[in-house]
RNA sequence: CGGGUUGUGGCGCAGCGGUAGCGCGCUCGGUCGGGGACCGAGAGGUCGUUGGUUCAAGUCCAUCCAACCCGA
Numbered sequence: 001c002g003g004g005u006u007g008u009g010g011c012g013c014a015g016c017g018g019u020a021g022c023g024c025g026c027u028c029g030g031u032c033g034g035g036g037a038c039c040g041a042g043a044g045g046u047c048g049u050u051g052g053u054u055c056a057a058g059u060c061c062a063u064c065c066a067a068c069c070c071g072a
Stems, first nucleotide, its partner, number of pairs: 001071007010024004018055001026042007048064001050062003
């Protein structure tokens, strides 16, 4: 320098163009002899950046940034 993959709550990951979910964790309540287990409820995300396409974008396109892989 060129090509590719990935980027989504604290962590690990889902998410056919139609109001963003799951597990773990966290908070509150309940039960049990329990610092633990189980049950119930809840908080937490402007989906890496900036633009574009579209009635509508996490999803499609471009650009840049970061990590990783391949090549030179």
Predicted 3D model of a 72-nucleotide RNA (transfer RNA) from an Actinomycetota bacterium. Rfam family: tRNA. The source organism's lineage runs through Bacteria, Bacillati and Actinomycetota.